[in-house]
The RNA shown here (SAM riboswitch aptamer (S box leader)) has 109 nucleotides and comes from Geothrix limicola.

């Protein structure tokens, strides 16, 4: 690390060191000197993979996770409202379907 194939509206922090970022990305709104990230210690949520188990399940090991739905949203469709417009249409803000994106595990030439 191409690519495969499930899932993303649920869940779960506290010390220590460290000293300004983070939340992939872009646009928006967050969080953040009442300490950002990254490092360790502890603890814990969860049940993809292994393991036990007739099974329901357990939760020992391999991975992952612990602000916000994947924090929203980005491209295409369509709903009902509203605005401008003569009209075709066009915008706003709010929903709903799909799509791609991103994460995670699994299987992998």
């Nucleotide at each position: 690390g191409a690519g495969u194939u499930a899932u993303c509206c649920a869940g779960a922090a506290a010390g220590g060191u460290g000293g300004a970022g983070g939340g992939a990305c872009g646009g928006g709104c967050c969080c953040u000197g009442u300490g950002a990230a990254a490092c360790c210690u502890u603890g814990g949520c969860a049940a993809c993979c292994u393991g036990c188990g007739a099974a329901a399940g357990c939760a020992a090991g391999g991975u992952g996770c612990c602000a916000a739905u994947u924090c929203c949203u980005g491209c295409c469709g369509u709903g009902a409202u509203c605005g401008a417009g003569c009209a075709a249409u066009c915008g706003a803000a709010c929903g709903c379907g799909g799509a791609g994106a991103g994460a995670u595990g699994u299987c992998g030439a």
The model forms 94% of the base pairs in the Rfam consensus.
Taxonomically the source falls in Geothrix (Bacteria, Acidobacteriota, Holophagae, Holophagaceae).
It was read from a public genome assembly, where an Rfam model found it.